A computed fold for a 73-nucleotide RNA from a Candidatus Parvarchaeota archaeon, annotated as transfer RNA. The prediction has a mean pLDDT of 83. Rfam family: tRNA. The family's RNA type in Rfam is transfer RNA. Rfam links the family to the GO term triplet codon-amino acid adaptor activity. Lineage of the source: Archaea > Nanobdellati > Candidatus Parvarchaeota. It was read from a public genome assembly.
[in-house]
RNA sequence: GGGCCCGUGGUCCAGUGGUUAUGACGUCUGCUUGACGUGCAGAAGACCAAGGGUUCGAAUCCCUUCGGGCCCA
Numbered sequence: 001g002g003g004c005c006c007g008u009g010g011u012c013c014a015g016u017g018g019u020u021a022u023g024a025c026g027u028c029u030g031c032u033u034g035a036c037g038u039g040c041a042g043a044a045g046a047c048c049a050a051g052g053g054u055u056c057g058a059a060u061c062c063c064u065u066c067g068g069g070c071c072c073a
Stems, first nucleotide, its partner, number of pairs: 001072007010025003018056001027043005049065005
């Protein structure tokens, strides 16, 4: 320099055009326990890497930029 893939709560992910963006782990609260843990119930937490475009409607499609990974040279 060229090609491909990825970027979504604290972490790992689902979501591939249409109702309030899904789940697990973690965190917090309550119940349970003598206490901790386990178990049960509930809650908070991301507007989707940034900007622009297409569309009635974009996390999702297109372009540019940034960051990460892999391959080729």